This is a predicted structure of a 542-nucleotide part of an RNA (large-subunit ribosomal RNA, domain I) from a fermentation metagenome. Rfam family: Bacterial large subunit ribosomal RNA. The RNAcentral record of the full RNA draws on SILVA. The coordinates come from a structure-prediction model, not an experiment, and the mean pLDDT is 85.
[in-house]
Context: one part of a larger RNA
């Protein structure tokens, strides 16, 4: 020095754990903001750096309702106090609630500065201070009013609303590449990702100018066939339906107009003619209009208002005895079960503690099933007249959406340029035409059934166990970055601090005895303690 054995030191793996995390399920919530939000800045305790709750009334005031012995958060200490005259605690409602933030009285480099006006305090009078108000915008509706006679335009008052934040989810506008076609450039990805705007608890569609085939169906939406079919395609990649039939729900309404009636404007001497505004009538098996008959489902509004939610309560049944630090394990003898879900408790508990079947409960609050009162609101028969959404429809020319790439291409949108008919009309049925058959385009509104999950309660797991699981078991935090952004790492002593009083070396750090403990090689650098790698001791070998 290698090698073996032994012990330690180092190092953190591994086991073993769970406070967090991930998925899914079931139910409830699903909108907040000018009555100041989302989110934040600065404060608030005796002592207070952070976190948590709070706002100059600042770990909190009040009042109801719960609970019943303790409490003054995380978190110890010292000092002080509070509670059965009922506290902390936990629902309900309120009170207060600096400043910044849409931020709105101006202003600004938020969390600051600096005003107006009417009250109040103060002062000799200011300074100061305290409550309140002051942005803009659109609708409406009173004054007032220019150039410029009516008028307008503009200025002002009052009332309502809007502004701005939200996780996915919806509608609408704009709108990519990679990429795949094994290159590529129509095609594709894909109306995806991103941008905006705009709304809700859903959101949008929605009551045939709809299909379908000589029989008929009868809004919208979702789901299951129908199907990878029919077709679309450099007929390449690839896109990819309807009819139709099983389901989930279920619901149908209202203008404009013809006609009545009133009212204002304009033209005109006037009669009239025109145009708007109200009210009544109507609204697609039409309707005015003539005629006849008749009183109903019930939109929509008010009030009442169950369960249920938001604290809680009750809630069976066990001891001994050995071991052991501790008993729940073991042995002996019981007992409940409408409870042997689980969690705890010195170890492994139905009968120790919290639960857990079963039941019971709200002053207030939300809740809203139902129930009640009001009430818009009927329908035949005729068919002569009249009424039934116009720069619509529809065509040209260029796009766009349609499963359909322009095709034989209908259909639907939208841009330009033309540009109808009037129910004896019109659109559709996949160019177009004829029959024929079906619908009423150019106005409005609709609950369910369908998507989502920021949030609240509950429950599940052949999910994760600290290099895993959210990035976070401490955290969007320490650190980086001008900034947008970008981002860690870090868990475990013991049942219980009982966390080593004292003594002794040592400046100390550490050690060495005593003590505590079931273990101190559990001592806080704390459960286990693999391996690298170093060290003592020892045994062979050179």
């Nucleotide at each position: 020095a290698g090698c073996g054995c032994a012990g330690g030191g180092g190092g953190a793996a591994u086991g073993c754990c769970u406070u967090g995390g991930c998925a899914c399920c079931a139910g409830g919530a699903g909108c907040c903001g000018a009555a100041g939000a989302a989110g934040g800045a600065c404060g608030c305790g005796a002592c207070a750096a952070a976190c948590u709750g709070c706002g100059a009334a600042a770990a909190g005031c009040u009042g109801c309702g719960g609970a019943g012995a303790g409490c003054c958060g995380u978190a110890a200490g010292u000092g002080g106090g509070c509670a059965u005259u009922g506290a902390u605690c936990c629902g309900c409602a309120g009170g207060u609630g600096u400043c910044c933030g849409a931020a709105u009285g101006g202003a600004g480099c938020a969390a600051u500065c600096c005003g107006g006006c009417u009250g109040g305090a103060g002062u000799a009078a200011a300074g100061u201070c305290c409550a309140g108000u002051c942005a803009c915008g659109g609708c409406g509706u009173g004054c007032u009013g220019a150039a410029u006679a009516a008028a307008u335009a503009g200025g002002u008052g009052c009332g309502c609303c809007g502004g701005g934040g939200g996780a996915a989810c919806c509608g609408c506008c704009c709108g990519a590449a990679c990429u795949g076609a094994a290159a590529c450039a129509u095609c594709u990805a894909a109306g995806u990702a991103g941008g905006g705007c705009g709304a809700g608890g859903a959101a949008a569609a929605g009551a045939a100018a709809u299909c379908a085939a000589u029989u008929g169906a009868g809004a919208u939406u979702c789901c299951g066939c129908a199907a990878g079919u029919a077709g679309u395609g450099g007929c390449g990649a690839g896109c990819g339906a309807a009819c139709g039939c099983g389901g989930a729900a279920g619901a149908g309404g209202c203008c404009a107009a013809a006609c009545c009636g009133g009212g204002a404007g304009c033209a005109g001497c006037a009669a009239u003619g025109u145009u708007c505004c109200c009210g009544g009538g109507g609204u697609a098996u039409g309707g005015a209009c003539a005629g006849c008959c008749a009183a109903a489902a019930g939109a929509u509004g008010u009030g009442c208002g169950a369960a249920g939610c938001u604290a809680a309560c009750c809630g069976a049944a066990g001891g001994a005895u050995a071991u052991g630090g501790a008993a729940a394990g073991a042995u002996c003898c019981g007992c409940g079960g409408g409870a042997g879900a689980g969690c705890g408790u010195g170890a492994a508990a139905g009968c120790c503690g919290c639960g857990u079947a079963g039941g019971u409960g709200a002053a207030a609050g939300c809740g809203g099933a139902g129930c009640a009162c009001a009430g818009a609101g009927g329908g035949c028969u005729g068919u002569a007249u009249c009424c039934a959404g116009a720069g619509u429809a529809c065509c040209g020319c260029a796009g766009g959406a349609c499963a359909c790439g322009a095709g034989a291409a209908a259909u639907c949108c939208g841009g330009u340029g033309g540009g109808a008919a009037u129910a004896u009309g019109g659109g559709g049925g996949g160019a177009c035409c004829a029959c024929c058959c079906u619908c009423c385009a150019a106005g409005c509104c609709u609950a369910a059934a369908c998507a989502c999950u920021a949030c609240c309660u509950g429950g599940u797991g052949a999910c994760c166990g600290a290099u895993a699981g959210a990035g976070g078991a401490a955290a969007g935090u320490a650190c980086u970055g001008u900034g947008a952004a970008g981002g860690a790492a870090a868990g475990g002593u013991g049942a219980a601090a009982a966390g080593c009083a004292c003594c002794c070396c040592g400046g100390a750090a550490g050690g060495g005895g005593a003590g505590u403990g079931a273990a101190a090689u559990a001592g806080a650098a704390c459960c286990u303690g693999a391996a690298a790698c170093c060290c003592u001791g020892u045994g062979c070998u050179u």